[in-house]
Predicted 3D model of a 71-nucleotide RNA (transfer RNA) from Tsukubamonas globosa. Rfam family: tRNA. It is annotated as a transfer RNA. The prediction has a mean pLDDT of 84. RNAcentral holds the sequence, with entries from ENA.
RNA sequence: ACGGGUAUAUAUCAAAGGUAGAUUAUCUGCCUUCCAAGCAGAAGAUGUGGGUUCGAUUCCCACUAUCCGUA
Numbered sequence: 001a002c003g004g005g006u007a008u009a010u011a012u013c014a015a016a017g018g019u020a021g022a023u024u025a026u027c028u029g030c031c032u033u034c035c036a037a038g039c040a041g042a043a044g045a046u047g048u049g050g051g052u053u054c055g056a057u058u059c060c061c062a063c064u065a066u067c068c069g070u071a
Base pairs, nucleotide, nucleotide: 001070002069003068004067005066006065007064011023012022013021018054026042027041028040029039030038047063048062049061050060051059
């Protein structure tokens, strides 16, 4: 330099055009003499900018970051 993959919650991953979920972590409550474990609940996210569409995490383009490959 060229080609390709990936980007979603603190973290690890779903969601293949129609209100973004799970586990974990955090917080609150219950339980317990206390802690842990267990149970219930709460808060928390689509890398950035455009395009298509009634509607985009999803399809298209560019950029950014990261990984792999060729040289």